[in-house]
RNA sequence: AUGCGAUAAAGGCAAACUGUCCGUAAGGGCAGGACGCAAAGCCUCAGGUCAUCGCUCUCAUCCGUGAAAGGAGAGGGCGGUGAUGGCUGGGUUACCGAA
Numbered sequence: 001a002u003g004c005g006a007u008a009a010a011g012g013c014a015a016a017c018u019g020u021c022c023g024u025a026a027g028g029g030c031a032g033g034a035c036g037c038a039a040a041g042c043c044u045c046a047g048g049u050c051a052u053c054g055c056u057c058u059c060a061u062c063c064g065u066g067a068a069a070g071g072a073g074a075g076g077g078c079g080g081u082g083a084u085g086g087c088u089g090g091g092u093u094a095c096c097g098a099a
Stems, first nucleotide, its partner, number of pairs: 004097002012037002017032006035086001041092003045089003048084012061072003
């Protein structure tokens, strides 16, 4: 230096949940709180997932009609915008030192 990571030492972060604020939402900020974490530091490039908007298609659903048209709802596809990074990969920086 690279890799590796202990029932070591010093320190760090903080899930769920609660309060409050922001956001249409996903979700986020702050405070409390600790399930966990060796990068659970930083970036947000790729994939995943989630939300929302537009277009489009579908329907043993609902409204509507004589029948349609039309409307609502649900689901699929494509595109835009956003969220997550404690979903995975990638980039980058870093504390400690047993085997």